[in-house]
RNA sequence: UAAAUUCUUUGGGGCGUGGUGAAAUUCCACACCGAUAGUUAUAGUCUAUGAACAACCUUUUGGUUGCCGAGCGGGUGAAAUUCCUGCACCGACGGUACAGUCCGGAUGAGAAAAGAAUUUG
Numbered sequence: 001u002a003a004a005u006u007c008u009u010u011g012g013g014g015c016g017u018g019g020u021g022a023a024a025u026u027c028c029a030c031a032c033c034g035a036u037a038g039u040u041a042u043a044g045u046c047u048a049u050g051a052a053c054a055a056c057c058u059u060u061u062g063g064u065u066g067c068c069g070a071g072c073g074g075g076u077g078a079a080a081u082u083c084c085u086g087c088a089c090c091g092a093c094g095g096u097a098c099a100g101u102c103c104g105g106a107u108g109a110g111a112a113a114a115g116a117a118u119u120u121g
Base pairs, nucleotide, nucleotide: 001121002120003119004118005117006116007115008114009113010112016030017029018028019027031101032100033091034090035049036048037047038046044089045088053066054065055064056063057062071087072086073085074084075083093104094103095102
């Protein structure tokens, strides 16, 4: 210094004001938020991954398959759907006056990140 194995820790943010109403952080207007890795250059919208959801199998829990949202114009540059600028758009399931932001499954799970130990080259 590289690889492998094991262990430990970390590992998702956001409704404020006004309006209507018997009732809304759910509707309307404005507001606010953006997991992980990659990418000639920094990404909610590119390419992948994760959670969630559905079906089946099995039932301790796990496995397999499916599903898996949304961006364009201009500018700079060697290089940017990532930066700057303008205008847009998106967001699981259950509950409740219809929810990305409230409550719940969840003190869960997890992509992945950091560190330690051991072994090998």

A computed fold for a 121-nucleotide RNA, annotated as FMN riboswitch aptamer (RFN element). It was read from a public genome assembly, where an Rfam model found it.